This is a predicted structure of a 76-nucleotide RNA (transfer RNA) from a Candidatus Saccharimonadota bacterium.
The RNAcentral record of the sequence draws on ENA.
Its mean pLDDT, the model's own confidence on a scale to 100, is 80.
Its Rfam family is "tRNA". It is annotated as a transfer RNA.
The same sequence occurs in records of 2 taxa.

RNA sequence: GGGGUAUUAGCUCAGUUGGUAGAGCGCGGCAUUCGCAUUGCCGAGGCCGGCGGUUCGACUCCGCCAUACUCCACCA
Numbered sequence: 001g002g003g004g005u006a007u008u009a010g011c012u013c014a015g016u017u018g019g020u021a022g023a024g025c026g027c028g029g030c031a032u033u034c035g036c037a038u039u040g041c042c043g044a045g046g047c048c049g050g051c052g053g054u055u056c057g058a059c060u061c062c063g064c065c066a067u068a069c070u071c072c073a074c075c076a
Stems, first nucleotide, its partner, number of pairs: 001072007010025004019056001027043005049065005
């Protein structure tokens, strides 16, 4: 220098042909218990790495940038 993959909730990850986002763990409340744990129910929490473009509409398609991982090439 060139190619590829990833970036979504505090963490680990889903998200089917473009139609305004989910799970598990964790966190809060309630129930259960003498109490704790377990278990059950309910709830809070993210505008989807950043900036643009296409579209009536973008996490999803296109471009550039950033970060991480990886392959190839180059230099000595």